[in-house]
RNA sequence: UAACCAUCCGGAGCGGCCGAGAGACCUGGAUCGCUGACGCCGCAGCAACCCGCCCCGCCGACGGGACUCCCGUCGAGACGGCAACGGUGCUACUGCCAGGACCGAUGGAAA
Repeated sequence: UAACCAUCCGGAGCGGCCGAGAGACCUGGAUCGCUGACGCCGCAGCAACCCGCCCCGCCGACGGGACUCCCGUCGAGACGGCAACGGUGCUACUGCCAGGACCGAUGGAAA
């Protein structure tokens, strides 16, 4: 970084520094902000995408039986469950809202 897959109306804030705009872009609206927003740093937290564990159904292998079927062992295994050490992410407003655009963000996998 072109393309691919999943998710985006739930959840979770304090302190320090900074000092004027801010939430990706465009138009409009509403909102946050010198009672210090946005950003950065620290700590805390949320969540559960990846990693870890369990495992239903299905499936596969092997074995057995009273053989259209059933049972056992093993393997694999989720859209289910557990966990939260690790890798990310996130912690005003539904991705703030409506419309627009080869939209955007985050994770995964792969090059």

SAM riboswitch aptamer (S box leader) from Arthrobacter sp. AQ5-05, 111 nucleotides, folded computationally. The sequence was found by an Rfam model in a public genome assembly. The prediction has a mean pLDDT of 85. NCBI's taxonomy places the organism under Bacteria, Actinomycetota, Actinomycetes, Micrococcaceae, Arthrobacter.